[in-house]
The prediction has a mean pLDDT of 80. Predicted 3D model of a 74-nucleotide RNA (transfer RNA) from a Patescibacteria group bacterium. The sequence was found in a public genome assembly.

C1' cells in the first nucleotide's frame, strides 16, 4: 500500500426491500417494599446512528471521501 468486516444509550447488540416518534438487555437516578442493604416491582432520564458530501418527497438504511478498530494480502 492493497483488500474484507464494523463504528448506533455509559457498555453489550439488534434494527426487515428506504418510509409510523430509533430499540433491547445491563448499568444509572426516582419511588414502593426492608430496621438497613440486596433481591423484586413501577416509573424516569440518557442518542449528531464515528466525521463530511451527494442520491432521493424522505437515509441509520444506497453511493463517495475521511477518521477509527479488526483482520487478511504485500
Nucleotide at each position: 500500500g492493497g483488500g474484507c468486516u464494523g463504528u448506533u444509550a455509559g457498555c453489550u447488540c439488534a434494527g426487515u426491500u428506504g418510509g409510523c416518534u430509533a430499540g433491547a438487555g445491563c448499568g444509572c437516578c426516582u419511588g414502593c417494599u426492608u430496621u438497613g442493604c440486596a433481591c423484586g416491582c413501577a416509573g424516569g432520564a440518557g442518542g449528531u446512528c464515528g466525521g463530511g458530501a451527494g442520491u432521493u418527497c424522505g437515509a441509520c438504511u444506497c453511493u463517495c471521501c475521511c477518521a477509527c478498530a479488526g483482520u487478511c494480502c504485500a
Rfam family: tRNA. Rfam links the family to the GO term triplet codon-amino acid adaptor activity.